[in-house]
RNA sequence: GAUAGAGGUGCGGGUCUGAAGAGUAGCAUUAACGCCAAUAUUUCAACAUAUUGUUAAUGUGAAAGGGAGAUUCGCCGAGGAAUGUAUAGGUUGAAAUAUGCAUAUCCGGUCGUGCAUUUAACAGGUGUACGAUUGUCAUUAAGCCGUCAGGCGUAAUGGAGAGCUAUC
Numbered sequence: 001g002a003u004a005g006a007g008g009u010g011c012g013g014g015u016c017u018g019a020a021g022a023g024u025a026g027c028a029u030u031a032a033c034g035c036c037a038a039u040a041u042u043u044c045a046a047c048a049u050a051u052u053g054u055u056a057a058u059g060u061g062a063a064a065g066g067g068a069g070a071u072u073c074g075c076c077g078a079g080g081a082a083u084g085u086a087u088a089g090g091u092u093g094a095a096a097u098a099u100g101c102a103u104a105u106c107c108g109g110u111c112g113u114g115c116a117u118u119u120a121a122c123a124g125g126u127g128u129a130c131g132a133u134u135g136u137c138a139u140u141a142a143g144c145c146g147u148c149a150g151g152c153g154u155a156a157u158g159g160a161g162a163g164c165u166a167u168c
Base pairs, nucleotide, nucleotide: 001168002167003166004165005164008076010075011074012073013072014071015070016069017068026060027059028058029057030056031055032054033053037052038051039050040049042095043094044093045092046091047090079107080106081105082103083102084101085100086099087098088097108134109133110132111131112130113129114128115127116126117125118124136159137158138157139156140155141154143152144151145150
């Protein structure tokens, strides 16, 4: 350097089904108020275009993102986050969101708890701190095997995936 693997409630994507979203948004009718006002469009500000809005009652009445189960595909920096950049939605500016690309910037994996954030949500996600647990390597030591070199494996401490193991 190449190939093949291991960690386990392991990581991520797709399809189908149910719950929740929700008797919510929207639509229709009636009434009242409003037209220098109000609405749209991810949010805010300005502008432009268009038309009509707001509240209450009655009737009707969804969906998306997210999540659960089943199934299937790709994998073991799997992936997640951060930063920068490009695109997107009426125009401009800022912020946010989604997708793509770049960066040897951070994180071995899983779980629990607290805080922050996102979300309809006390579900779930993300970040962070603490704790538990687990795999791997290094060092040290009781013990066991061995002719020797060494090997096994228990415990403790420490490190990180650019790692670890096997073969060529």
Molecule: Lysine riboswitch aptamer
Organism: uncultured Ruminiclostridium sp.